Transfer RNA from endosymbiont GvMRE of Glomus versiforme, 73 nucleotides, folded computationally. Model confidence (mean pLDDT): 81 of 100.
RNA sequence: GCCCGCUUGGCUCAGCGGUUAGAGUGUCCGGCUGUUAACCGGAAGGUCGGAGGUUCGAAUCCUCCAGUGGGCG
Numbered sequence: 001g002c003c004c005g006c007u008u009g010g011c012u013c014a015g016c017g018g019u020u021a022g023a024g025u026g027u028c029c030g031g032c033u034g035u036u037a038a039c040c041g042g043a044a045g046g047u048c049g050g051a052g053g054u055u056c057g058a059a060u061c062c063u064c065c066a067g068u069g070g071g072c073g
Base pairs, nucleotide, nucleotide: 001072002071003070004069005068006067007066010025011024012023013022018056027043028042029041030040031039049065050064051063052062053061
């Protein structure tokens, strides 16, 4: 320098054009228990890496940039 993948709540990931962006785990509150753990219920937390574009509509498609992993030279 070229090519490919990935970037979504604290963490690990799902969602691949349409109504509300979700799950597990963690955190907080409550229940249960003699207490803790486990278990049960509830809550907070994300403008989807950044900027532009396409579209009636974008986390989702396109371009550029950044970060990260891998391959080639």